A computed fold for a 106-nucleotide RNA from a Chitinophagaceae bacterium, annotated as SAM riboswitch aptamer (S box leader). The coordinates come from a structure-prediction model, not an experiment, and the mean pLDDT is 83. It was read from a public genome assembly, where an Rfam model found it. Rfam family: SAM riboswitch aptamer (S box leader). Rfam links the family to the GO term regulation of gene expression.
């Protein structure tokens, strides 16, 4: 680093260090000196991998442990298709692509 499957409308923030940036990307629209990214400690969510118990298709619980996460639907849109419309655009879609995050695999 690639690849393969799942999930992505939910939920959950405090205090120190530091000092301008951040939201993958491009555009917008946000956040941000009433303090951005980061690092650190405490704390929480969730249930993917784990543990139990029916049972092997899946259900039900549970939170020590590995991981994630804790503004805004993955903050919107981008690419096809549909339907409305006036060409502008708006709605839609278990869509496609691109991302994350788990888990396995080489």
């Nucleotide at each position: 680093u690639a690849c393969u499957u799942a999930u992505c409308a939910a939920g959950a923030a405090a205090g120190g260090c530091a000092g301008a940036g951040g939201g993958a990307u491009u555009g917008g629209c946000c956040c941000g000196a009433u303090g951005a990214a980061g690092c650190c400690u405490u704390g929480g969510c969730a249930a993917c991998c784990u543990u139990c118990c029916a049972a092997c298709a899946u259900g039900g619980a549970a939170a020590a442990g590995g991981u994630g996460c804790c503004a805004a639907c993955u903050c919107c849109a981008a690419c096809c298709c549909a339907a409305c419309a006036a060409u502008a655009g708006u709605u839609g879609g278990c869509g496609a692509g691109a991302g994350a995050u788990a888990a396995g695999u080489c």